[in-house]
């Protein structure tokens, strides 16, 4: 210093350029049960940062930061 890859709720992971941004486990309330627990119903919570290109960007383009593996 140069390539490639990833970057989305507390962790995990989905999203042909067009959604109210998806499941899952976990939170939280409700039914159930003498209570827990299971298990059924509902609820909140995310796009890493900037800019560009489009009538629209999570998605494509530039730089950037940050994790991963390379090459020197």
């Nucleotide at each position: 210093u140069c390539c490639c890859u990833c970057g989305u709720a507390g962790u995990g992971u989905a999203a042909c350029g067009g959604c109210u941004a998806u499941c899952a486990c976990g939170g939280c309330g409700c039914u159930c049960u003498u209570u827990c627990a299971c298990a059924g119903c509902g609820u909140a919570g995310a796009c890493c940062c900037g800019a560009g290109u489009u009538c629209g960007a999570c998605u494509c383009u530039c730089g950037g930061c940050g994790g991963g593996g390379g090459a020197g």
Predicted 3D model of a 72-nucleotide RNA (transfer RNA) from Hanseniaspora uvarum DSM 2768. Its Rfam family is "tRNA". Its family is annotated with triplet codon-amino acid adaptor activity in the Gene Ontology. It is annotated as a transfer RNA. RNAcentral records the identical sequence in 7 taxa. The source organism's lineage runs through Eukaryota, Opisthokonta, Saccharomycotina, Saccharomycetes and Hanseniaspora uvarum.